The RNA shown here (c-di-GMP-I riboswitch aptamer) has 85 nucleotides and comes from a Dehalococcoidia bacterium. The prediction has a mean pLDDT of 86. RNAcentral holds the sequence, with entries from Ribocentre.
RNA sequence: UCUCGAUAAAGGCGAACCGUCCGAAAGGGCGAGGCGCAAAGCCACGGGCCUAAGGCCGAAAGGCUAUGGCCGCCGGGCUGCCGAA
Numbered sequence: 001u002c003u004c005g006a007u008a009a010a011g012g013c014g015a016a017c018c019g020u021c022c023g024a025a026a027g028g029g030c031g032a033g034g035c036g037c038a039a040a041g042c043c044a045c046g047g048g049c050c051u052a053a054g055g056c057c058g059a060a061a062g063g064c065u066a067u068g069g070c071c072g073c074c075g076g077g078c079u080g081c082c083g084a085a
Base pairs, nucleotide, nucleotide: 004083005082012037013036018031019030020029021028022027035072041078042077043076045075046074047073048070049069050068054065055064056063057062
């Protein structure tokens, strides 16, 4: 240095629920919380998933559609703490 990841140490993140705010929604910010996480740090790049305001179709019911989202679904890229075997 690379690989690897411990019943180690120091610290970190933060599911669900709840409060509040933003949003058409999905979802997100903040607070609180503690299911979990060694990249659960960052990037929607490939796949996947969610939503459908607007648009298109339709007599209607409704259908299709991402320019909206999810990286705590998988893969990829970039960066990074600690150091037992």